[in-house]
Context: one part of a larger RNA
RNA sequence: GAGUAACGAAAGAGGGGUGAGAAUCCCCUCCACCGAUUGCCCAAGGUUUCCUGGGUAAAGCUCGUCUUCCCAGGGUUAGUCGGGACCUAAGGCGAGGCCGAAAGGCGUAGUCGAUGGCCAACAGGUUGAUAUUCCUGUACCACGUCGCUUCCGUUAUCACCGAUGGGGGGACGAGGAAGGCUAGGGGAACCCAGGCGAUGGUUGACCUGGGACAAGCGUGUAGGGGUGGCCCUAGUGAAAUGCGGGGCCGCAUAACCUGAGGCGCGAUGUGAGCUGGCCGUGAGGCCGGCGACUCCCCGACGCCAUGCCUCCGAGAAAAGCCUCUAGGGAGGAAGCACGUGCCCGUACCAAAACCGACACAGGUGGGCAAGUAGAGAAUACUAAGGUGAUC
Numbered sequence: 001g002a003g004u005a006a007c008g009a010a011a012g013a014g015g016g017g018u019g020a021g022a023a024u025c026c027c028c029u030c031c032a033c034c035g036a037u038u039g040c041c042c043a044a045g046g047u048u049u050c051c052u053g054g055g056u057a058a059a060g061c062u063c064g065u066c067u068u069c070c071c072a073g074g075g076u077u078a079g080u081c082g083g084g085a086c087c088u089a090a091g092g093c094g095a096g097g098c099c100g101a102a103a104g105g106c107g108u109a110g111u112c113g114a115u116g117g118c119c120a121a122c123a124g125g126u127u128g129a130u131a132u133u134c135c136u137g138u139a140c141c142a143c144g145u146c147g148c149u150u151c152c153g154u155u156a157u158c159a160c161c162g163a164u165g166g167g168g169g170g171a172c173g174a175g176g177a178a179g180g181c182u183a184g185g186g187g188a189a190c191c192c193a194g195g196c197g198a199u200g201g202u203u204g205a206c207c208u209g210g211g212a213c214a215a216g217c218g219u220g221u222a223g224g225g226g227u228g229g230c231c232c233u234a235g236u237g238a239a240a241u242g243c244g245g246g247g248c249c250g251c252a253u254a255a256c257c258u259g260a261g262g263c264g265c266g267a268u269g270u271g272a273g274c275u276g277g278c279c280g281u282g283a284g285g286c287c288g289g290c291g292a293c294u295c296c297c298c299g300a301c302g303c304c305a306u307g308c309c310u311c312c313g314a315g316a317a318a319a320g321c322c323u324c325u326a327g328g329g330a331g332g333a334a335g336c337a338c339g340u341g342c343c344c345g346u347a348c349c350a351a352a353a354c355c356g357a358c359a360c361a362g363g364u365g366g367g368c369a370a371g372u373a374g375a376g377a378a379u380a381c382u383a384a385g386g387u388g389a390u391c
Stems, first nucleotide, its partner, number of pairs: 012030006031388004039368004045349002049347001050074006059067002079140002081345004086117002091112003097106003121138005141341005147336006160328002165324004173311004179304003184298005190211006196204001212270002216265004223258003226251008235243002271293001273290007312315001354363002370382004
């Protein structure tokens, strides 16, 4: 310079409380803002920032009794969620091998590698802080076992298991259209709970709120798919009853496979809502009671559906799974009952906690997607929920 610029998009007011001290912290009542987000859940990243008690030097663009700051204590519970004990892609590494003065490069077998495949748990309750992890109820998966029940078999008339091998399947593009549903929403003169009017009226077709529930098990619907048998066989580096090739026959309103939703059980449960008692100064805590749970309409970008139709640029792999033999093989299979179930992650933030030197008007992938008006996820106003942006 100068007590100058600035104090980083934004609405606060009143009352009460705490305290040495309050525009700024806490509570209440109004008001205001977002509402395809300023709400809720996750991936990455961060790494204790989470919760409780205490504190106010510094940090906080003012203040501060407050905090994501400081101190102390506490907090993350899994057979089923995500990852590993399964699989492979791009790509990496790479026994032998090839190449190269050396260092090293490439690469077969193989071995890693998810952003993909496969894969068994739901509802409610609970903490100051975790919950598909704890608790309650009801399930499912894999493996094992003296056991119980049924059935089959014991040397081939082969019970059962079964490949690191063969085959099927997994298995996939883009665009389009119609249907069946569900989630969700709206209404109700019907049902339940509460209410009866500060001012003329309001026991009424009055007002306010609510009218639900999963996995699993059973049933197997709308819909989608053509499907079964016999004979021959130079292929499938062995074999095959499998697959491939050839021929014949049957059924195609059927059977079989697949398949949302619905219905029944789950549920004599739980829950929204209303309400009583007790404890507590209060926030709140504990124990109960009542309790309808229906009808109509709209309706998805979700499910049936990796379906159906059309098109050309013709649209991963491997394992799990099924089957076939090779082979193993004397006890085995199924059901019930009982038992076992490892390692890692799990707090919190998703923007003041990540990337931007900052509590920075920037950037950051996925999911959910209410009402009125509207073609709409536009826009406006709202719900749930959140916020009033630190002079």
Large-subunit ribosomal RNA, domain III from uncultured Chthonomonas sp., 391 nucleotides, folded computationally.
The full RNA is in RNAcentral, with records from MGnify.
Its mean pLDDT, the model's own confidence on a scale to 100, is 80.